Transfer RNA from a Pseudomonadota bacterium, 73 nucleotides, folded computationally. The prediction has a mean pLDDT of 81. Its Rfam family is "tRNA". Gene Ontology term of the family: triplet codon-amino acid adaptor activity. Rfam classes the family as a transfer RNA.
């Protein structure tokens, strides 16, 4: 230099035939307990890497850039 995959709450990942952005862990509050842990209930937390385009509508499709990983030269 070229090619491919990936980038989504603090962390690990879903959601893709375009149609409300969800799950687990962690965190916060409550119940339970003599107390803690475990368990149960509830809450908060996201400009979906950045910037454009297409579309009535984009995490999803297209273009450019950035980053990570892998391969080729």
């Nucleotide at each position: 230099g070229c090619u491919g995959a990936c980038g989504u709450g603090g962390c690990g990942c879903a959601a893709c035939u375009g149609g409300c952005a969800g799950c687990g862990c962690a965190u916060c509050g409550g119940a339970u307990u003599u107390g803690u842990a475990a368990u149960c209930c509830g809450g908060a937390g996201g400009u979906u890497g950045c910037g454009g385009g297409u579309u009535c509508g984009a995490c999803u499709c297209c273009c450019g850039c950035c980053g990570u990983c892998a391969g080729c030269u």